Context: one part of a larger RNA
RNA sequence: GGAUGAACGCUGGCGGUAUGCUUAACACAUGCAAGUCGAACGGUCUCUUCGGAGAUAGUGGCGGACGGGUGAGUAACGCGUGAGAAUCUAGCUUCAGGUCGGGGAUAACAGUUGGAAACGACUGCUAAUACCGGAUGUGCCGAAAGGUAAAAGGCUUGCUGCCUGAAGAUGAGCUCGCGUCUGAUUAGCUAGUUGGUGUGGUAAGAGCGCACCAAGGCGACGAUCAGUAGCUGGUCUGAGAGGAUGAUCAGCCACACUGGGACUGAGACACGGCCCAGACUCCUACGGGAGGCAGCAGUGGGGAAUUUUCCGCAAUGGGCGAAAGCCUGACGGAGCAAUACCGCGUGAGGGAGGAAGGCUCUUGGGUUGUAAACCUCUUUUCUCAAGGAAUAAAAAAAUGAAGGUACUUGAGGAAUAAGCAUCGGCUAACUCCGUGCCAGCAGCCGCGGUAAUACGGAGGAUGCAAGCGUUAUCC
Numbered sequence: 001g002g003a004u005g006a007a008c009g010c011u012g013g014c015g016g017u018a019u020g021c022u023u024a025a026c027a028c029a030u031g032c033a034a035g036u037c038g039a040a041c042g043g044u045c046u047c048u049u050c051g052g053a054g055a056u057a058g059u060g061g062c063g064g065a066c067g068g069g070u071g072a073g074u075a076a077c078g079c080g081u082g083a084g085a086a087u088c089u090a091g092c093u094u095c096a097g098g099u100c101g102g103g104g105a106u107a108a109c110a111g112u113u114g115g116a117a118a119c120g121a122c123u124g125c126u127a128a129u130a131c132c133g134g135a136u137g138u139g140c141c142g143a144a145a146g147g148u149a150a151a152a153g154g155c156u157u158g159c160u161g162c163c164u165g166a167a168g169a170u171g172a173g174c175u176c177g178c179g180u181c182u183g184a185u186u187a188g189c190u191a192g193u194u195g196g197u198g199u200g201g202u203a204a205g206a207g208c209g210c211a212c213c214a215a216g217g218c219g220a221c222g223a224u225c226a227g228u229a230g231c232u233g234g235u236c237u238g239a240g241a242g243g244a245u246g247a248u249c250a251g252c253c254a255c256a257c258u259g260g261g262a263c264u265g266a267g268a269c270a271c272g273g274c275c276c277a278g279a280c281u282c283c284u285a286c287g288g289g290a291g292g293c294a295g296c297a298g299u300g301g302g303g304a305a306u307u308u309u310c311c312g313c314a315a316u317g318g319g320c321g322a323a324a325g326c327c328u329g330a331c332g333g334a335g336c337a338a339u340a341c342c343g344c345g346u347g348a349g350g351g352a353g354g355a356a357g358g359c360u361c362u363u364g365g366g367u368u369g370u371a372a373a374c375c376u377c378u379u380u381u382c383u384c385a386a387g388g389a390a391u392a393a394a395a396a397a398a399u400g401a402a403g404g405u406a407c408u409u410g411a412g413g414a415a416u417a418a419g420c421a422u423c424g425g426c427u428a429a430c431u432c433c434g435u436g437c438c439a440g441c442a443g444c445c446g447c448g449g450u451a452a453u454a455c456g457g458a459g460g461a462u463g464c465a466a467g468c469g470u471u472a473u474c475c
Stems, first nucleotide, its partner, number of pairs: 001475004006471005013344006019337002021302001026300003030297003035062003040059002043056005069255003078180007087172002092168008100134001102132002109124006139148003153160003181227003188218003193215008230252004234245004257278005280291004308334001310333003316330001317328004347377004357368004382412006391402001419464005424445003430459005440447002
């Protein structure tokens, strides 16, 4: 000198664009953040012009594995980059074939009943695109013979579903080469350990698991241990090499009160699912139950320090639905904060009796200073009034949270708007008064003990400016 997710002190007019718990992965009141489908199903209720329309607890389907948050753990095939083979992939696209014929239940509901509640129990009835046999076979297994194994309908009647196979696309799992912090005041580490055979297991290769056999495997090219840490694209700095860093945005990973586990599913070992254990909080009729903000707001706490319990689904995107549509704290916006960057303004021209006042003084003057007053002008800003968007796209119509905002026009009046630090040298800028090694200053050198340009005040000056200075950290 540059930089910052900054903080502190003094000060503070406006706009645009960004950014905003770096600390306690501390604990959380309250509300919202994932639903949707009646064109899968039976029932119930409401309205009715008796044609029908609407609502929905339950069964069922799809989605809750996305989107959003955080960085605790992790020195690892976690990440980055390049390569690979032994795999799966819902929804979507293309192609081929099929959708035949049956059955038994069950929730809702009704009745009885337990419990304070959470939530149940028993009996009876019923439907399906829920469930289960049978048939069929381009599939799969097998050398062959042969074996195995599928489906579902709905409505507005020409659409949409369903099943099987092949391919694509997308997404995901796995393996390997290379790279990836510090410490040797950590030198030896390892028993499923290293390899083989067999068997099991997985979507898939594999000590992934198991049985047996062999005795291997890693290590000064740093194993093991310990400490620290999410990684990257990037960001800051630097002429570069490099050094530092990993907020916002994007990709990957990990986590969801702590630890463990599986279920369902195309996909999870699942933030707002389940089970068990633990800590904590809450309810209780003491028998038993409920909960998980590292989602958006918000609260307490910690801290030098970080915002509203706001508006809207109008746009973009997502889920469901044939659609209308519903949901969406994703997102779009507004609010707060000079936190940062950029832009604008606080007036312009004229004006010397160089007014008054202040400061200084050798009492002549000098300086503040064209500065003010005063004259002429302008209206960026500001106030008021009028008009008023784009963003909205689909055959048409309708549809805007932001917002009566941006912007435009008119009227008014210099009106509403300047501070902060420094002035001994480095380093731009000097005098007076006070103080008297005191009070104090200070980045370094150093100032202060009676004439201090270095302390405090004043006048003046210098620098930057809606900021200025200090502190912290990096180059």